[in-house]
RNA sequence: AGCGAAAAUGGCAAACCCAGCGUGAGCUGGGGACGCAAAGCCACGGGUCCUCUCAGUCUGGAUGGCGGUUGAGCGUGCCGCCAUCAGCAGGCCUGACAAGGACAGCCGGGCUACCGAAG
Numbered sequence: 001a002g003c004g005a006a007a008a009u010g011g012c013a014a015a016c017c018c019a020g021c022g023u024g025a026g027c028u029g030g031g032g033a034c035g036c037a038a039a040g041c042c043a044c045g046g047g048u049c050c051u052c053u054c055a056g057u058c059u060g061g062a063u064g065g066c067g068g069u070u071g072a073g074c075g076u077g078c079c080g081c082c083a084u085c086a087g088c089a090g091g092c093c094u095g096a097c098a099a100g101g102a103c104a105g106c107c108g109g110g111c112u113a114c115c116g117a118a119g
Stems, first nucleotide, its partner, number of pairs: 003116002011036002016031006034105001040111003044108003047103005053096004057091004061085009
């Protein structure tokens, strides 16, 4: 330098649950172990995901105000009226350039590191 013992000393902790944070991907702490020899660190390349934007597609209402609706109050919901919007609003939908972000337990790359049998 490389390799990785049914070796030793130790380490980390998937799903899931609880609490908190975030619009979200997700993160932090506690519990818990599927696994991991870098499952230690770094978003550099690819990838996946999220948000925003745009386009498509589908749906048809959306927002605000006022009033009504329970034994009473508040909130939600529902109903009615008015105003504004259709160049609107929304979706377990599809796609895309850009931007911002998440994932190191997806792959590659970079940096660092404990132990020492065999080859």
c-di-GMP-I-GGC riboswitch aptamer, 119 nucleotides, folded computationally. It was read from a public genome assembly, where an Rfam model found it. The coordinates come from a structure-prediction model, not an experiment, and the mean pLDDT is 78.